C1' cells in the first nucleotide's frame, strides 16, 4: 500500500430512522455512623469529525481522523 472490524459519560456497554440517549462501575452532594466501609436518596455527565440522503439521522450512505485484525 490492500482487505476488513469498530468508535456512545471518567471506564465497560445496551440501543433504534421518531421526541427525556439506558444501564453497571466511578466521580460530587447529602442521609446513615464516634470514624470509616457498607447501604439507602439525590445530582452532574455521552453519540470521533465533515458532507449526503431524509419532514426527521447516534442509526443509512460516502470522505476523513483514531484504533484493533488479515495479509506481505
Nucleotide at each position: 500500500a490492500g482487505u476488513u472490524c469498530u468508535g456512545u459519560g471518567g471506564c465497560u456497554u445496551a440501543g433504534u430512522g421518531g421526541u427525556u440517549a439506558g444501564a453497571g462501575c466511578a466521580c460530587u452532594c447529602a442521609c446513615c455512623u464516634c470514624g470509616c466501609a457498607a447501604g439507602u436518596g439525590a445530582a452532574a455527565a455521552a453519540u470521533c469529525u465533515g458532507g449526503g440522503u431524509u419532514c426527521g439521522a447516534u442509526u443509512c450512505c460516502c470522505g476523513g481522523c483514531a484504533g484493533g485484525g488479515c495479509g506481505a
Molecule: transfer RNA
Organism: Callorhinchus milii